[in-house]
RNA sequence: AAAAGGCAAACCCGCCGAAAGACGGGGACGCAAAGCUACGGGCCUAAAGCGAUGCCAUGGCGGCCGGGCUGCCGAA
Numbered sequence: 001a002a003a004a005g006g007c008a009a010a011c012c013c014g015c016c017g018a019a020a021g022a023c024g025g026g027g028a029c030g031c032a033a034a035g036c037u038a039c040g041g042g043c044c045u046a047a048a049g050c051g052a053u054g055c056c057a058u059g060g061c062g063g064c065c066g067g068g069c070u071g072c073c074g075a076a
Stems, first nucleotide, its partner, number of pairs: 006031002011026004016021001029063001035069003039066003042061003049055002
C1' cells in the first nucleotide's frame, strides 16, 4: 500500500450545572493519536467575591497550538 477495527462535530432527546460546559442515547462533519495529561500560550463562562454598567477562575475547552506520557495494522 491494502484490509480489519477505532473515535465521533453540528443537530435532536434525556440529565447535571449560575453559566461555559460535562455525561448518557440517537446522529456523522471530520480525525492516524479526534488516546491520556490544563505544564506553557490561547479561548469560553462569571455563580461567589470586589474598589461594581466593570473586574476576576477557584469553573471549563485535549476536536485551538506547543510540550510531556502511551499506542493498533502494516505489502514491496

c-di-GMP-I riboswitch aptamer from a marine sediment metagenome, 76 nucleotides, folded computationally. Its Rfam family is "c-di-GMP-I riboswitch aptamer". Rfam describes the family as follows. GEMM was predicted in a large-scale screen for bacterial structured RNA regulatory elements. The sequence is in RNAcentral, with records from MGnify.